[in-house]
């Protein structure tokens, strides 16, 4: 330099172009307990890497760009 692939919550990952983007772990509060752990209930936490485009509607499709991984030179 060329190609492929990935980027979504603190972490690991879902979500057929269509209702308010969810789950597990973690975090906070409450219940439980003599205390902790376990368990139960509730809550917080997201400009879906960034910038544009297509569409009535984009996490999803297209373009550019950045970063990671792999392959080729």
């Nucleotide at each position: 330099g060329a190609g492929a692939u990935u980027g979504u919550a603190g972490c690991u990952c879902a979500a057929u172009g269509g209702u308010u983007a969810g789950a597990g772990c973690g975090c906070u509060g409450c219940c439980c307990u003599g205390u902790c752990a376990c368990g139960g209930c509730a809550g917080a936490g997201g400009u879906u890497g960034c910038g544009g485009g297509u569409u009535c509607g984009a996490g999803u499709c297209c373009c550019g760009u950045c970063a990671g991984u792999c392959u080729c030179g």
Predicted 3D model of a 73-nucleotide RNA (transfer RNA) from Candelaria pacifica.
The RNAcentral record of the sequence draws on ENA.
It matches the Rfam family "tRNA". Rfam classes the family as a transfer RNA. Rfam describes the family as follows. Transfer RNA (tRNA) molecules are approximately 80 nucleotides in length.
Its mean pLDDT, the model's own confidence on a scale to 100, is 80.